A computed fold for a 72-nucleotide RNA from a Candidatus Levyibacteriota bacterium, annotated as transfer RNA. RNAcentral records the identical sequence in 7 taxa. It matches the Rfam family "tRNA". By type it is a transfer RNA. The sequence is in RNAcentral, with records from ENA. Lineage of the source: Bacteria > Bacteria candidate phyla > Candidatus Levyibacteriota. The prediction has a mean pLDDT of 84.
[in-house]
RNA sequence: GGCUGGGUAGCUCAAUGGUGGAGCGGUCGUUUCAUAAGCGACAGGUUGUCGGUUCGAUCCCGACCCCAGCUA
Numbered sequence: 001g002g003c004u005g006g007g008u009a010g011c012u013c014a015a016u017g018g019u020g021g022a023g024c025g026g027u028c029g030u031u032u033c034a035u036a037a038g039c040g041a042c043a044g045g046u047u048g049u050c051g052g053u054u055c056g057a058u059c060c061c062g063a064c065c066c067c068a069g070c071u072a
Base pairs, nucleotide, nucleotide: 001071002070003069004068005067006066007065010024011023012022013021018055026042027041028040029039030038048064049063050062051061052060
C1' cells in the first nucleotide's frame, strides 16, 4: 500500500429504514443490629467525524480518523 471486520451508556454487547435497549457498574429506596446478597426505581447516548440518498438513517452510499486481522 491492498483486502476484511469493527467503532453505540463508565465496561461488555444488542437494535437489518419509523423517536436506541440489556447485563455489569453508579445513585436512591426496600430488607438487616450492620454489611453483603436479593428486590424495586432512577440517572447516564449529538450511535467515531463530515457529506449524500430518503418524508424519515445506528441501519443504505462516499470520503476521512481510529482499532484488530490477513496479504505483498